[in-house]
RNA sequence: CUUUUAUCCAGAGCGGUGGAGGGACCGGCCCUAUGAAGCCGCAGCAACCCACAAGAAACCUCUGCCCAUCACCAGGGGUUUUUUGGAAGGUGCUAAUUCCGGCCCGGCGGCUGAGCG
Repeated sequence: CUUUUAUCCAGAGCGGUGGAGGGACCGGCCCUAUGAAGCCGCAGCAACCCACAAGAAACCUCUGCCCAUCACCAGGGGUUUUUUGGAAGGUGCUAAUUCCGGCCCGGCGGCUGAGCG
């Protein structure tokens, strides 16, 4: 930068280096010299992609069954969809509900605002 998806109140860190920022942006509110960002090493969380394994469904095909064809039934293989599993590889992540709000609608409120759904 492009594409897809429709969820996000869960989960997960240590060391080295570095030296003052960071939480995209704006307004808040937070983290940070008890050491920010970045970089390096090892580790972890998660299950999005891909691969693997097992199950289910549909379709195709082969074999068996039959005197024989079709059908039924049983088994094998393939394709597609889907469920589950562990977790190799890839991506992402490891403070705070995506930290809260930002746009639209609603009702509440004496009015405005905030707050609420």
The RNA shown here (SAM riboswitch aptamer (S box leader)) has 117 nucleotides and comes from Meiothermus rufus DSM 22234. Its mean pLDDT, the model's own confidence on a scale to 100, is 77. Of the family's consensus pairs, 86% are formed in the model. Its Rfam family is "SAM riboswitch aptamer (S box leader)". Its family is annotated with regulation of gene expression in the Gene Ontology.